RNAcentral holds the sequence, with entries from ENA and SILVA. The RNA shown here (small-subunit ribosomal RNA) has 1399 nucleotides and comes from an uncultured bacterium.

RNA sequence: AGAGUUUGAUCCUGGCUCAGGAUGAACGCUAGCUACAGGCUUAACACAUGCAAGUCGAGGGGCAGCAUGGUGGAUGCUUGCAUUCACCGAUGGCGACCGGCGUAUGGGUGAGUAACGCGUAUCCAACCUGGCGUGCACACCGGCACAGCCCCUGGAAACGGGGAUUAAUUCCGGAUGGCGUGGACUAGGCGCAUGCCUAUUCCACUAAAGGUAUUCCGGUGCACGAUGGGGAUGCGUUCCAUUAGGCAGUUGGCGGGGUAACGGCCCACCAAGCCUUCGAUGGAUAGGGGUUCUGAGAGGAAGGUCCCCCACACUGGAACUGAGACACGGUCCAGACUCCUACGGGAGGCAGCAGUGAGGAAUAUUGGUCAAUGGCCGGAAGGCUGAACCAGCCAAGUAGCGUGAGGGAUGACAGCCCUACGGGUUGUAAACCUCUUUUGUCCGGGAAUAAAACGGGGGACGCGUCCCCCCUUGCAUGUACCGGUUGAAUAAGGGCCGGCUAAUUCCGUGCCAGCAGCCGCGGUAAUACGGAAGGCCCGAGCGUUAUCCGGAUUUAUUGGGUUUAAAGGGAGCGUAGGCGGGAUUCUAAGCCAGCCGUUAAAUGAUGGGGCUCAACCCCGUCCUGCGGUUGGAACUGGCGUCCUUGAGUUGGGUGCAUGAAGGUGGAAUUCGUGGUGUAGCGGUGAAAUGCAUAGAUAUCACGAGGAACUCCGAUAGCGAAGGCAGCCUUCAGUGCCUCUACUGACGCUGACGCUCGAAGGCGCGGGUAUCAAACAGGAUUAGAUACCCUGGUAGUCCGCGCAGUAAACUAUGGACACUCGCGGUGUGGGCAUUGUCUUGCGCCGCUUAGCGAAAGCGUUAAGUGUCCCACCUGGGGAGUACGCCGGCAACGGUGAAACUCAAAGGAAUUGACGGGGGCCCGCACAAGCGGAGGAACAUGUGGUUUAAUUCGAUGAUACGCGAGGAACCUUACCCGGGCUUGAAAUGUGCAUGACUUCCGGCAGAGACGCCGGUUUCCUUCGGGCAUGCAUGUAGGUGCUGCAUGGUUGUCGUCAGCUCGUGCCGUGAGGUGUCGGCUUAAGUGCCAUAACGAGCGCAACCCCUUCCGCCGGUUACCAUCGGGUCAUGCCGGGGACUCCGGCGGCACUGCCAUCGCAAGAUGCGAGGAAGGUGGGGAUGACGUCAAAUCAGCACGGCCCUUACGUCCGGGGCCACACACGUGUUACAAUGGGGGGCACAGCAAGCAGGGUCGCGGCGACGCGUCCCGAAUCCUGAAAUCCCCUCCCAGUUCGGACUGGAGUCUGCAACCCGACUCCACGAAGCUGGAUUCGCUAGUAAUCGCGCAUCAGCCAUGGCGCGGUGAAUACGUACCCGGGCCUUGCACUCACCGCCCGUCAAG
Repeated sequence: AGAGUUUGAUCCUGGCUCAGGAUGAACGCUAGCUACAGGCUUAACACAUGCAAGUCGAGGGGCAGCAUGGUGGAUGCUUGCAUUCACCGAUGGCGACCGGCGUAUGGGUGAGUAACGCGUAUCCAACCUGGCGUGCACACCGGCACAGCCCCUGGAAACGGGGAUUAAUUCCGGAUGGCGUGGACUAGGCGCAUGCCUAUUCCACUAAAGGUAUUCCGGUGCACGAUGGGGAUGCGUUCCAUUAGGCAGUUGGCGGGGUAACGGCCCACCAAGCCUUCGAUGGAUAGGGGUUCUGAGAGGAAGGUCCCCCACACUGGAACUGAGACACGGUCCAGACUCCUACGGGAGGCAGCAGUGAGGAAUAUUGGUCAAUGGCCGGAAGGCUGAACCAGCCAAGUAGCGUGAGGGAUGACAGCCCUACGGGUUGUAAACCUCUUUUGUCCGGGAAUAAAACGGGGGACGCGUCCCCCCUUGCAUGUACCGGUUGAAUAAGGGCCGGCUAAUUCCGUGCCAGCAGCCGCGGUAAUACGGAAGGCCCGAGCGUUAUCCGGAUUUAUUGGGUUUAAAGGGAGCGUAGGCGGGAUUCUAAGCCAGCCGUUAAAUGAUGGGGCUCAACCCCGUCCUGCGGUUGGAACUGGCGUCCUUGAGUUGGGUGCAUGAAGGUGGAAUUCGUGGUGUAGCGGUGAAAUGCAUAGAUAUCACGAGGAACUCCGAUAGCGAAGGCAGCCUUCAGUGCCUCUACUGACGCUGACGCUCGAAGGCGCGGGUAUCAAACAGGAUUAGAUACCCUGGUAGUCCGCGCAGUAAACUAUGGACACUCGCGGUGUGGGCAUUGUCUUGCGCCGCUUAGCGAAAGCGUUAAGUGUCCCACCUGGGGAGUACGCCGGCAACGGUGAAACUCAAAGGAAUUGACGGGGGCCCGCACAAGCGGAGGAACAUGUGGUUUAAUUCGAUGAUACGCGAGGAACCUUACCCGGGCUUGAAAUGUGCAUGACUUCCGGCAGAGACGCCGGUUUCCUUCGGGCAUGCAUGUAGGUGCUGCAUGGUUGUCGUCAGCUCGUGCCGUGAGGUGUCGGCUUAAGUGCCAUAACGAGCGCAACCCCUUCCGCCGGUUACCAUCGGGUCAUGCCGGGGACUCCGGCGGCACUGCCAUCGCAAGAUGCGAGGAAGGUGGGGAUGACGUCAAAUCAGCACGGCCCUUACGUCCGGGGCCACACACGUGUUACAAUGGGGGGCACAGCAAGCAGGGUCGCGGCGACGCGUCCCGAAUCCUGAAAUCCCCUCCCAGUUCGGACUGGAGUCUGCAACCCGACUCCACGAAGCUGGAUUCGCUAGUAAUCGCGCAUCAGCCAUGGCGCGGUGAAUACGUACCCGGGCCUUGCACUCACCGCCCGUCAAG
């Protein structure tokens, strides 16, 4: 000293939370010792028992009990002793009694009290004070009682009643009298004052106690002192105004009473006052202070222990006694409660010390001693003392000490834990060696606290005091402390480890169990839950809870704010108050300084000292306040004097939709009357309601009435605000300018108050043309109590009154001063200068400095200062409730709390989004061509079914997809049967020497099992190899694509995505990448706080189209020759085609037009090709937790005689149904038959096939060619001829029957093909939807992969024939750039509001 938390990120505002300290604490876990301090915060609840205030015989009468003595009797007997009884107050002493002093202190508690209660300062000339100290004076003579005791007597008791007798330091009378008091005079002095003091004279009134017998202790009066009290006053002392008025002894006076004393303290009379927004009265809460905690301080909070003061003593009231009480352990009365009782009556008061019950989260012993300190009584000894001093209990606090110290690494073994299996960690920790002994145990010694008083002895003097010596007295305590013995011996835990916040891994769990102070963790890899290991913090404690301060500048005096975050009152006038211009005299209240008093002690701070240290204790010093006094005079204030610039007044001008009243004008709407005129009008997105043949709408004329004032008209004007608009008049108002003159600070602000205050609303009375809440109808709609339409009443207008609120906004209170400029505009003034001049007052735009979180503000401040007012303190609840005030009401003003949330917010940023805008693309639409959706079939999917129908893919981006070949195999699924080091790979150990192969037999569905035969290894001698057994590895298409790699789809071949440096911004971020033009393109050019660069685009690569060169067999054949029925068939050729290698060509290069350029345009030229020629490959940063653990790889988890593996069979081919993708069709641009022509890609030996023969055919048999430019090798549509004649057909071919062929171990489930026969649906397909812009669509056939065969109509290729259309970019879909809004950022499939239902 700060930190966490609002956001995708940022800055700010703002709340919540944490880290610190503290406590009379409590709870959890743990616990060795000592010292010091502390210990009912709750029920001022109720209390059993004991103790807490007595003492004096030197005041007195006395003698119940005790002791001593005496007398008498009795008994025993050692005749003077013992025992016992009775008597004697004679002695010690003493219960009860009279009397004195004390009991008003000490101790407890905090209920009450908001008060002179407390604190502080001052006053009493208005007072008292027992005991104590000092001084002076005095104490004479008498008397009457009452207790006790005795007698009688009542009552259960407590407690009485009557009679007789009696003492005193009890009481009373008289005497003396100073002082005092009262009355009557005189003189002097003093005080702020009522007044006080001193001196003198006279009158009246008032004292006393004795005891002991030696001192000594007492008694009375007065004065003074000391101590303790009483009273008065200034200042200070909690919250609520949702408490605003209170008060009758109330305020004062005169007189009296009362008191120690003043006083309405009390009383009679008189007056009408007194307190209060500077908070009276009322309500709530509370003992106050010294101090304590916290804080840098200012403050905030608290008042336990200790000290001071106050109040109280079961509750309420009252007095008595006394120096002192209205009395904790006194009295009386009343009340509640408890107890006793003989029922008639009585007794009691722990908030004293212990203790009990109760309450509560919670707080101790019915202890010891008067040894010390102190108190009361006493002459003293002494007595009493739960005050006090000690001890006991309690980690409840503070401080100190210990649980060992040093050495010791093969960093030991073992264990727990982690691991990449190498190791790491626990850890110098342990063991072991050396040492120490606090503490503990045992033994021994052993204090201080004590000074005395008293008693004895001695001494001094002032003769009742002091000094010296001796003697006596210790609860705690045989304690503290000291010495010795023993031996590491007797002694460590608690919390935490996601961030804040120091400290991390494994396992378990799986939004469960749980954690949590805030943010938040947990849904299968949790550093956040639980356990463990390790670590961190503190340590005889550690955590939790509660409370206070801090952090919080988050109530802001120090030290905050109010345009938009919470917050300027709607405006003006103005009371109190606050603040206030220049000069000067005086003053000294504020202010400053010196000194004095006080600020109790303790505490605190500081310097020192004592307990071994420390805590603790002791000594010295300081301590912000208050009061007094002396001085100062700058500033503020006060009393004066003066000034003119603030303010105001007069004169002269001028502006104004400023107000009020009256008058007046035209246009328009509506209505009425009349005319013209006829079928509609009106209204809307479209309509309908409505009006209209009884004549509307339209149009003309006249009339009525009400309301509002077009144009001018404007970031124009005026007004304090609300607000103000035709024109004229009158009255009133105010601003501004200007020049003299005058007043002389007269000013600013303004709580409360008063006034004004849009619209709407209310009351009464008018008025009512238009418009128009409510209401009605028509539409819209799922509904439509709305938006739209037709009507329509309050109201809108006027007068009077009420109301009093608005986004009453500039979301910006008023006043004054100061601080760069530019421009526009309204309205005044100035001039030898008439100007782009100058000087004022307003309104508006931009901007410097500065300010601001930013947006922005910026001489009209949100800048810099001064003054005053108002208001704010997280969001919701709520401007709600209650109360009060106002109002006729509506409602307004004032204005909470419970509860709940961890945010709510402001400004700005990046994206995404918009049924926002601009620009631009794409078979996106449009224009076209052909399809799908209807039928049958094929295929895939969903669903259903099943023992299984293995699994995956699911909008676009799954569905003829993984699969480019499921009859077995594949195969992962199901049923059944087998194996367990295993079907395959490998290490080690042991054993064997072969194993394998081959042959045969048996059982079996096979795997497999059993049996028999055959064969019998290589070697460089190290071994290799194989088999069996054992063991370590295995194996898994089991799970997780949301743990991953790799690969892929999609946006999208869209033109984008970024970086470095610089610059701008507090920052997120921006700029660059924006703008203009251009492009297929972030393609390029220009411009430019940006300059460059990277990944993408383009180009480079492949195929294709043209040309050239080179090369030429298997391709070709023009020329020459040979040959055939015929054919490049042969010799040959290197021309052509072709093959395949290298080059060329195309670049807007040329021309024209447009353009700065980039570039665009042209039925341009040339050219095979023209504006990236066509096609392919190539896919930026990223998005979809997109797809795939079943292609492969891989982390983790799971199975291990099975979730592994082998075999047989089945299934993946099921079938009411739904969808996708296709094939074939529905026919005549066609079907059938016949004839004839022309390709290219590509593959081929378990293959492709020719040819011949057979078969209607699939195909079979034989033969031969080709490992291929050589063989295979032949296209089909087209074209020509014939036929069919619009029909479910000579269309269509499904399905079914029969007969076959081929592949294969095997075609039943479940193959393809052939022939014959049968001949289904279907006659062009609803809503909707797909592809395609040229060699494209459409249409025709051919080839290949996989493959034994094939469910291929699929996929990938090849060539043949070969169109139509595009005006255009408003719309649908997708995309790019700029901009705008936003409460979205999981980003519009967002966010979010209300209602209902269930819980």

Model confidence (mean pLDDT): 84 of 100.